[in-house]
RNA sequence: UGAGUCGGCCAGGCGGUCGCGUCACCGGGAGACCGGUGCCGAGGAACGUCCGGGCUCCGCAGAGCGAGGUGGUGGGUAACACCCACCCGGGGCGACCCGCGGGACAGUGCCACAGAGAGCAGACCGCCUCGUGGAUCGGCCUCGGCCGGACCACGAGGUAAGGGUGAAACGGUGGUGUAAGAGACCACCAGCGCACCGGGCGACCGGUGCGGCUAGGUAAACCCCACCUGGAGCAAGGCCAGACAGGGAGCGUUCGAGGGCUGCUCGCCCGAGCUCCCGGGUAGGCCGCUGGAGGCGUGCGGCAACGUACGUCGUAGAUGGAUGGCCGCCACCCGCACCGGGGCAACCGGGUGCGGGGACAGAACCCGGCGUACCGGCCGACUCAUCCG
Numbered sequence: 001u002g003a004g005u006c007g008g009c010c011a012g013g014c015g016g017u018c019g020c021g022u023c024a025c026c027g028g029g030a031g032a033c034c035g036g037u038g039c040c041g042a043g044g045a046a047c048g049u050c051c052g053g054g055c056u057c058c059g060c061a062g063a064g065c066g067a068g069g070u071g072g073u074g075g076g077u078a079a080c081a082c083c084c085a086c087c088c089g090g091g092g093c094g095a096c097c098c099g100c101g102g103g104a105c106a107g108u109g110c111c112a113c114a115g116a117g118a119g120c121a122g123a124c125c126g127c128c129u130c131g132u133g134g135a136u137c138g139g140c141c142u143c144g145g146c147c148g149g150a151c152c153a154c155g156a157g158g159u160a161a162g163g164g165u166g167a168a169a170c171g172g173u174g175g176u177g178u179a180a181g182a183g184a185c186c187a188c189c190a191g192c193g194c195a196c197c198g199g200g201c202g203a204c205c206g207g208u209g210c211g212g213c214u215a216g217g218u219a220a221a222c223c224c225c226a227c228c229u230g231g232a233g234c235a236a237g238g239c240c241a242g243a244c245a246g247g248g249a250g251c252g253u254u255c256g257a258g259g260g261c262u263g264c265u266c267g268c269c270c271g272a273g274c275u276c277c278c279g280g281g282u283a284g285g286c287c288g289c290u291g292g293a294g295g296c297g298u299g300c301g302g303c304a305a306c307g308u309a310c311g312u313c314g315u316a317g318a319u320g321g322a323u324g325g326c327c328g329c330c331a332c333c334c335g336c337a338c339c340g341g342g343g344c345a346a347c348c349g350g351g352u353g354c355g356g357g358g359a360c361a362g363a364a365c366c367c368g369g370c371g372u373a374c375c376g377g378c379c380g381a382c383u384c385a386u387c388c389g
Stems, first nucleotide, its partner, number of pairs: 001385010012330007020041002023038006043360001047371002050369005055233004062266004067229005072086005087101001088099004102224002107222002109218003124163002126159009136149006171189006190214001192211008237287004246278006258270003294313008332357008340348002
């Protein structure tokens, strides 16, 4: 200098002007409310609502079945499907990245198309043996046959070495062996299982020996194993104020309707009302409502996630739902032109002028995550290549 990898941060600033919302104060008004002044007023994702919790209520929620979820190991956490570290597998020269990563010798199912054959398989081509027939060559002789060699066709078998199909075809290389072949046998290698030794908390890793010689994939198929899960949600839930008008039908009151907000069953509890139709009324206010597993800094413990001690900081709470519009200056980015600097070559984080640009998106009970969207900019660590010293 070029090409990359990982992590973190920012999300324009100031002023003017016109507006919006909560709250406080002042003034006006019987009140609803109006006017003025002041303070404060969105985010890294406030988003999607996909997980996990707090909080609230349901009877502090019993048993069985079912259903759902999680899934290498160890840790972190209030908890998690999140995070950290490590292991294993895969990719990259590398920094590093990716993995819905338990079990396929418990059982069942499935494996499209192609292919002869897709599970303890398979003979399509090829290879080999035998038989029959054909045509041909050679030899022998008593001239009609006999014998032998290679070839072709058909039939009976053998063969998983070779070809071909496929995502996948029942280990690889070399040798022995054979009619041809084959873990049939042997050596080495790979893989699997078992035993032992060593290391590690563990997943697992390294080594030695033995075994049968070889075992396909799929569990985001059923299933098996281990662990977890009561339900509903701030329209939770509570309080206040206010309005109204009843009528009809059905079921039921120890032969129990209905309810206890869970898919079913059982068990337990409450229990005198419940359901439907017609008609009528209301749809206001307050609390919950923001100080909480809080942010920042330093020290200590830990590889880290994180924990802990001390110090310090603190004002969004709308409810048809406020936080915005315009103008000016400055800063930033992009393009063009000119000037300047550079062995005037790449280039310059030099200057001036003109033109353009600023995204994604907005709280609604509160947190922790994940995922997704985003104009652009900044910083740090590391890797590879090249050049100079």
Source information:
Predicted 3D model of a 389-nucleotide RNA (Bacterial RNase P class A) from Actinotalea ferrariae. The organism belongs to Actinotalea, within Bacteria. Of the family's consensus pairs, 97% are formed in the model.